RNAcentral holds the sequence, with entries from ENA. Small-subunit ribosomal RNA from an uncultured prokaryote, 1475 nucleotides, folded computationally.
[in-house]
RNA sequence: GAACGAACGCUAGCGGCGCGCCUAACACAUGCAAGUCGAACGUGAAAAGGGGCAACCCUGAGUAGAGUGGCGCACGGGUGAGUAACGCGUGGGUAAUCUACCCUUGAGUGGGGAAUAACCUUCCGAAAGGCGGGCUAAUACCGGAUAGUUCGAGGAGUCCGUAAGGGAUUCCUCGGGAAAGGGUGGGGGAAAGGUUCGCCGGUCUGAGAUGAGCUUGCGGCCCAUUAGCUAGUUGGCGGGGUAAUGGCCCACCAAGGCAACGAUGGGUAGCUGGUCUGAGAGGACGAUCAGCCACACUGGCACUGAGACACGGGCCAGACUCCUACGGGAGGCAGCAGUGGGGAAUUUUGCGCAAUGGGCGAAAGCCUGACGCAGCAACGAUGGGCGAAAGCCUGACGCAGCAACGCCGCGUGAAGGAUGAAGGCUCUCGGGUCGUAAACUUCUGACUGGGGGAAAGAUGAUGACGGUACCCCCAAAGCAAGCCCCGGCUAAUUCCGUGCCAGCAGCCGCGGUAAUACGGAAGGGGCAAGCGUUGUUCGGAAUUAUUGGGCGUAAAGGGCGUGUAGGUGGUCUCGCAUGUCCUGGGUGAAAUCCCUGAGCUCAACUUAGGAAUGUCCUAGGAAACGGUGAGACUUGAGUCUUGAAGAGGGUCGUGGAAUUCCCGGUGUAGCGGUGAAAUGCGUAGAGAUCGGGAGGAAUACCAGAGGCGAAGGCGGCGACCUGGAAAAGCACUGACACUGAACUACGAAAGCGUGGGGAGCAAACAGGAUUAGAUACCCUGGUAGUCCACGCUGUAAACGAUGGGUACUAGACUUGGUGGGACUUGACCCCUGCCGAGUCGGCGCUAACGCAAUAAGUACCCCGCCUGGGGAGUACGGUCGCAAGACUAAAACUCAAAGGAAUUGACGGGGGCCCGCACAAGCGGUGGAUCAUGUGGUUUAAUUCGAAGCAACGCGCAGAACCUUACCUGGGCUUGACAUCCCCUGACAACCCUGGAAACAUGGUCUUCCACUUCGGUGGACCGGGUGACAGGUGCUGCAUGGCUGUCGUCAGCUCGUGUCGUGAGAUGUUGGGUUAAGUCCCGCAACGAGCGCAACCCCUGCCUUUAGUUGCCAUCAUUCAGUUGGGCACUCUAGAGGGACUGCCGGUGUUAAACCGGAGGAAGGUGGGGACGACGUCAAGUCCUCAUGGCCCUUACGUCCAGGGCAACACACGUGAUACAAUGGCAGGUACAAAGGGAAGCAAGACCGCGAGGUGUAGCAAAUCCCAAAAAGCCUGUCCCAGUUCGGAUUGAAGUCUGCAAUUCGACUUCAUGAAGGUGGAAUCGCUAGUAAUCGCGAAUCAGCACGUCGCGGUGAAUACGUUCCCGGGCCUUGUACACACCGCCCGUCACACCAUGGAAGCUGACUCAACCAGAAGACGGUUAGGCUAACCGAAAGGGGGCCGCCGGCCAAGGUGGGGUUGGUGACUGGGGU
Repeated sequence: GAACGAACGCUAGCGGCGCGCCUAACACAUGCAAGUCGAACGUGAAAAGGGGCAACCCUGAGUAGAGUGGCGCACGGGUGAGUAACGCGUGGGUAAUCUACCCUUGAGUGGGGAAUAACCUUCCGAAAGGCGGGCUAAUACCGGAUAGUUCGAGGAGUCCGUAAGGGAUUCCUCGGGAAAGGGUGGGGGAAAGGUUCGCCGGUCUGAGAUGAGCUUGCGGCCCAUUAGCUAGUUGGCGGGGUAAUGGCCCACCAAGGCAACGAUGGGUAGCUGGUCUGAGAGGACGAUCAGCCACACUGGCACUGAGACACGGGCCAGACUCCUACGGGAGGCAGCAGUGGGGAAUUUUGCGCAAUGGGCGAAAGCCUGACGCAGCAACGAUGGGCGAAAGCCUGACGCAGCAACGCCGCGUGAAGGAUGAAGGCUCUCGGGUCGUAAACUUCUGACUGGGGGAAAGAUGAUGACGGUACCCCCAAAGCAAGCCCCGGCUAAUUCCGUGCCAGCAGCCGCGGUAAUACGGAAGGGGCAAGCGUUGUUCGGAAUUAUUGGGCGUAAAGGGCGUGUAGGUGGUCUCGCAUGUCCUGGGUGAAAUCCCUGAGCUCAACUUAGGAAUGUCCUAGGAAACGGUGAGACUUGAGUCUUGAAGAGGGUCGUGGAAUUCCCGGUGUAGCGGUGAAAUGCGUAGAGAUCGGGAGGAAUACCAGAGGCGAAGGCGGCGACCUGGAAAAGCACUGACACUGAACUACGAAAGCGUGGGGAGCAAACAGGAUUAGAUACCCUGGUAGUCCACGCUGUAAACGAUGGGUACUAGACUUGGUGGGACUUGACCCCUGCCGAGUCGGCGCUAACGCAAUAAGUACCCCGCCUGGGGAGUACGGUCGCAAGACUAAAACUCAAAGGAAUUGACGGGGGCCCGCACAAGCGGUGGAUCAUGUGGUUUAAUUCGAAGCAACGCGCAGAACCUUACCUGGGCUUGACAUCCCCUGACAACCCUGGAAACAUGGUCUUCCACUUCGGUGGACCGGGUGACAGGUGCUGCAUGGCUGUCGUCAGCUCGUGUCGUGAGAUGUUGGGUUAAGUCCCGCAACGAGCGCAACCCCUGCCUUUAGUUGCCAUCAUUCAGUUGGGCACUCUAGAGGGACUGCCGGUGUUAAACCGGAGGAAGGUGGGGACGACGUCAAGUCCUCAUGGCCCUUACGUCCAGGGCAACACACGUGAUACAAUGGCAGGUACAAAGGGAAGCAAGACCGCGAGGUGUAGCAAAUCCCAAAAAGCCUGUCCCAGUUCGGAUUGAAGUCUGCAAUUCGACUUCAUGAAGGUGGAAUCGCUAGUAAUCGCGAAUCAGCACGUCGCGGUGAAUACGUUCCCGGGCCUUGUACACACCGCCCGUCACACCAUGGAAGCUGACUCAACCAGAAGACGGUUAGGCUAACCGAAAGGGGGCCGCCGGCCAAGGUGGGGUUGGUGACUGGGGU
């Protein structure tokens, strides 16, 4: 996607044609579904009507009804339980058969007899029914007669045919066997009756037609975890039986028959034409229609009959239901309706017999009373039954009804209509969209309604449908649209709600606050009286691959040989005709599908004709190929000869080295073992060493990518036995070949059994170590075992993860064996062939990796194997095994993957190269103390918020007493503290009083803006009041964002264009060789270029030059206390402009390169030092509380104002610092030398006061001029003398200073007093490579005040770096990977909890089945005429014959007994498995 006998959900206007219990072959109330014939026969009413006083009579009527008899009831209709079968399909056979009614041939239909139902009647029974007695008819029954080519037996011919037991036909002889009449028309007759002719019927017989039986080739399901089955079994002879063959049945004889081409068993199933799907081949199915089969409550049985073992017949048994008077009876919807039940699910207890045919032909067409025409009469033109017929019956059939169950058709209106209405939705607020859609105007009339007409179906009659279809007229847009979907697949998108909730989902997957995926809405898409969902089948699926797949690594080559069946098979010739091919004939039912037409208005539907349909049968033909028969060949294969190679196999023997043990000697304290040790051995003498001996196992060197073998595997030497391969020779055989299911031989190691052997090694085990533990790795010991013999096991990553064979398809090199050539003194070397073993490589192949004459290439033949992962190579069953276990081998359940190869990353206790204060080498710290500060935690009304490893924690905060301030408590305000717009008033502002903590409120005083002006006013700014739009929010989301920032990292990287390579992801470039701080540069290179980074360009600093000298400087000259002044601008300095350094030069190394090393010169040398500068990206890193901003939230409050409090709390923990612990020091005194900054609401000198902080006071200075400002360490001198100190300064008390509205919570500083911890700091850890660390002070920002913090400045000024093994981080190349939110990854198993399916299990319980035994209804068969009864025939009779019943026998259904087998359910407990 298509389909459906469907079901479910929502919805629903009409019509036509179809279709409708798929489940319980479950049970059925009620009605109907098979009868008919008076022209076979005997009988024979009633109602009603009429007559009659009545009895009664007539009509009804020889009617209805029942009965005898005939035919039918074996068809038609239903269902699919059973059946794996000659049941079905297809084609044959019947020479082995039957066939009523029908058609047709011939003949005949004569003469008798005896009964019986109905009816009448006795009796029994509740009923259903029944016994007995009496009468009667026939086309009912019976005996004779006659009869042929009929049947049986025998005989003789002809033709055909054969596998035969024959078939057809002619003749002869013997024997047996028939019948039924009825009415009607005509004739004759007065009539009845009879007779005759025609018709109908009956009998025998031949033939036909139709139908059926039997038989047979071929075809069509699953399981081998069903491998052997079979005693009437297979065959024969003879019987019985049947319509007929036959073990169908029986007796006897023989021992057969079937099966891997699947017997037997089990499961499932009606089969087919066909239906659905598919391009086809196929696959699935077998409703409706049609053919066949089977069944009729379950099982068995026969009877009747042409036909049955019989759906609406019988008998018996069983289960069930019903009736009953309890004695006994009745029943069978899988017929049509209908009921209950089951189920997801399937209809009315309707109406009616109007219609229905056949033949021929290729077709068009024709015919159906046969010479034509006219008239009259009968009959026929029927699906079945009966009947002569009329007719009757017929739930077959034809209709109607119900159900959108399906297919088909129609409609729900058409045209116009923009203000693009209202309304909805959305919005960037402009608009957009629903949308010409609606309204409105003008029309039409399918449906519905009303009225009228009216069929065909029917050639004479007959119409259920039906007053229906259809046609005409009238009215009127009036009554008629839903369903699903809109993340991708897949056509169609937005808003709101929800917030991993609720939910969706076919797969992937959506939903955790901006959901095109949930729910609603709007809009859109699809289909449409339907639309979706579910189920099922086919397709896509080349995903079972015949067409049309695979097996080195994805699933998949058997461990390996020999070889059976089977499959396949070299060259030539002749024949056959089995496969194969061609032509004709037969058949392949109809319907269906297809084509061309026709009929319903169209279509669906119906219908005519054609075409099509088989591995089928048959006749004829062809002979290339396969097959087969015969013959020939040598190239495949094999045999033979020669000389060589080899760890090929087996047996026996034998050698040396080594280990161990034993004995003896020498000799003394250790040995052994390990990362380090210990256990162990040793003074009873080890180890070491020498000699001797024992025993077992394995065979150093040779030795190799080497050799041999089928594989496993094989290694000292010798002998014997033995297999195979190769080369050369070219004699022989003549296709003898290849493969190989099953079977069978072999088959490493371990393991098992029995018996040996046992040196070394060594599972188990013991001890010692290691470790958190260590049932391990390491060590010391050590038993099975390893070895031998015999037997078993039968598995391995039994691997080349590559089955065997044959042929073909570029090369190069190596090697083993063996030939040839050439040459040599010769071993070689060299050229060339065959057979092996290897490496590389081209075509080709491959998903890629790779393979590549030893194929994974190109082909053919044969075998084995695969079909998503897990469950599981497991369970059960079977076979094998002593066992261990092996082989064979599932399912439930579960997952949306599992997997291969390659790619890019990331990672590795992988490798290589390299770098970094990364380690190392050093110096100083932190971690211990006290304090400061930040954080956590705790506390609190609040302790506002953020920052969280590095990369949060002296961070945001360059400075919280109020403010800040966001927090808390309390008090206020509500268009608001702030912005814009509108209206009104007024200038604003300022000041005062009262209340209050203040905000604020009330009152008062004072005051009256600017511009224009037509002087009315208007406009603007500002204040106050008002209204509503709005303001406002440090409220949330940094995971919606912008911007900014941190970090990897100043690491050297990150990319692009074009080209090339690759199926592709991607690669190349960017890798490689060098070099660098650097992807820096050079060389090479399928790459060539380019961009962002690096470097450079910028700033500071170091040298020089030049310009300029005030506030700077002072060499020279004067001068001063003083560069103070004159003077000068040389120097310093200042700050502008330049120069200078570029591996430029020299030498060496290096590839004649880049570059490196050394040197010269130079203030500076290889980046001179420092700064700014931060690639592509990573961390959903940080920040919504700087700012900006989407969304959400608050709006008399989450906004805003105020007071007070808090951010400062304090058992504790951490980070960052300050100060110390002292003598390289502290204290006291004296005395030098900076740089860089700041200063007007400022810095402030000198002077005075105060011990001091500071105060008073003011000169100077908007500053190279004045001030802050004292630099400190240093240097000189003195003192302290190792102590909790003259170290250290915390803490606390008292008194003060300063700032500020205000220092209580909560500032800094000063003085006096106090004088804590602390004596160099555990594990651990940080910084630094030179003007650096360390140490010393100075300044600034913030700031009223507050600095141990931060940012700057200078002074003094080291030590060390062997080196890259290790730790951390990083770069490049390479390698492995099961990782890719990427090792902080992934992931294994047990245990714990829950759920699910499943195996085992003492048993319990069902179903099916087998053999044995018991039993034996009905029934047919056999027997019984020794029991009973008995019309036809024989007989004069007696009696006989025959029949019936009864009885007996074997057979046999149900039933029973105990025992097996198969299969299911369940089961305490138990095993593993899955989620």
It matches the Rfam family "Bacterial small subunit ribosomal RNA". Its family is annotated with structural constituent of ribosome and ribosome in the Gene Ontology.
The coordinates come from a structure-prediction model, not an experiment, and the mean pLDDT is 82.